[in-house]
Small-subunit ribosomal RNA, central domain from an uncultured bacterium, 352 nucleotides, folded computationally.
The full RNA is in RNAcentral, with records from ENA, Greengenes and SILVA.
Context: one part of a larger RNA
RNA sequence: CUGGGUGUAAAGGGUGCGUAGGUGGUAUGGCAAGUCAGAAGUGAAAACCCAGGGCUUAACUCUGGGACUGCUUUUGAAACUGUCAGACUGGAGUGCCAGGAGAGGUAAGCGGAAUUCCUUAGUGUAGCGGUGAAAUGCGUAGAUAUUAGGAGGAACACCAGUGGCGAAGGCGGCUUACUGGACGGUAACUGACGCUGAGGCUCGAAAGCGUGGGGAGCAAACAGGAUUAGAUACCCUGGUAGUCCACGCCGUAAACGAUGAAUACUAGGUGUCGGGGCACAAAAGUGCUUCGGUGCCGCAGCAAACGCAUUAAGUAUUCCACCUGGGGAGUACGUUCGCAAGAAUGAAACUC
Numbered sequence: 001c002u003g004g005g006u007g008u009a010a011a012g013g014g015u016g017c018g019u020a021g022g023u024g025g026u027a028u029g030g031c032a033a034g035u036c037a038g039a040a041g042u043g044a045a046a047a048c049c050c051a052g053g054g055c056u057u058a059a060c061u062c063u064g065g066g067a068c069u070g071c072u073u074u075u076g077a078a079a080c081u082g083u084c085a086g087a088c089u090g091g092a093g094u095g096c097c098a099g100g101a102g103a104g105g106u107a108a109g110c111g112g113a114a115u116u117c118c119u120u121a122g123u124g125u126a127g128c129g130g131u132g133a134a135a136u137g138c139g140u141a142g143a144u145a146u147u148a149g150g151a152g153g154a155a156c157a158c159c160a161g162u163g164g165c166g167a168a169g170g171c172g173g174c175u176u177a178c179u180g181g182a183c184g185g186u187a188a189c190u191g192a193c194g195c196u197g198a199g200g201c202u203c204g205a206a207a208g209c210g211u212g213g214g215g216a217g218c219a220a221a222c223a224g225g226a227u228u229a230g231a232u233a234c235c236c237u238g239g240u241a242g243u244c245c246a247c248g249c250c251g252u253a254a255a256c257g258a259u260g261a262a263u264a265c266u267a268g269g270u271g272u273c274g275g276g277g278c279a280c281a282a283a284a285g286u287g288c289u290u291c292g293g294u295g296c297c298g299c300a301g302c303a304a305a306c307g308c309a310u311u312a313a314g315u316a317u318u319c320c321a322c323c324u325g326g327g328g329a330g331u332a333c334g335u336u337c338g339c340a341a342g343a344a345u346g347a348a349a350c351u352c
Base pairs, nucleotide, nucleotide: 003324004323005322006321007306008305012320014203016201017200021196022195023194025088026087028085029084030083031082033081034080035077036076037075038074039073040072041071042070048066049065050064051063052062053061054060091193092190093189094188095186096185097184099183104179105178106177107176108175109174110173111156116151117150118149120148121147122146123145127138128137164171165170208249209248210247211246212245213244217243218242222238223237224236225235260319261318262317263316264315265314268297269296270295271294272293273292274291275290276289277288278287279286280285301308302307325352326351327350334345335344336343337342
């Protein structure tokens, strides 16, 4: 390389958009590049295979045939692929509906509960706090507790739900403005416009970095108190970066469903969310049915087993990514990116 694979054994890219490329619905006609058939030429000899012959045999060698799976030219075929032409509507997209649902995004404003603080005030007096037990700590300069007032930051209890939305990361108080997507119904329009996607570009939790703000609570580092043989920890009292905001970087995660995207097909049962239809019903709703999501159980089938099972890990097709014994090692070197931290790409010797 091939083959075989990628939920958990090695292996799905963190995510989307999309270039090249690959691949592609229904029917008709033309062409004949691929494809198929015939013929001709060529495919040196030796070697190879088969049948014989010659050295006593064999190796070796000679003769004949085959093969040389290829290339070129030519004559045909037209199912499939391709290509050209003009069509189709089922894929895809657009339109329409005062259609409904939603923590989808961005910005601004507003709200209440709670924590903390006030050299604010009142009441009040000796403790408070903390733990397994304590101590450090706070407190007669009046703390803790409690009442009233003020300041400020961060997060939004209940509702809340294997509920919803988003490509993923993720998104949760309320209101307003702007804005993306999906879904249902309808069948007016376009007429294969589709799928995938190497490179490329975009987005991308937390931590971290730069500049400037902000700083209530929490809290790496750090300090002290305990524990202990020790305790650079677990526990306690404090506490700075950080956590928050704006702008710019970083580009990684068990970025997980450890399951790439798309399409089609293949028993059912039962919840739930968003729509539609029919029937019954005064209404609440109930039954049947149909699209789209999200769960559980389960047949066939698959699977090493666990399990998966119309949201497949089943049956197939297309395209991309990735794996190929463990360690060395996601290391070294080189390159690209980054302010840095580092990220991406990514070996070998050696060893078992």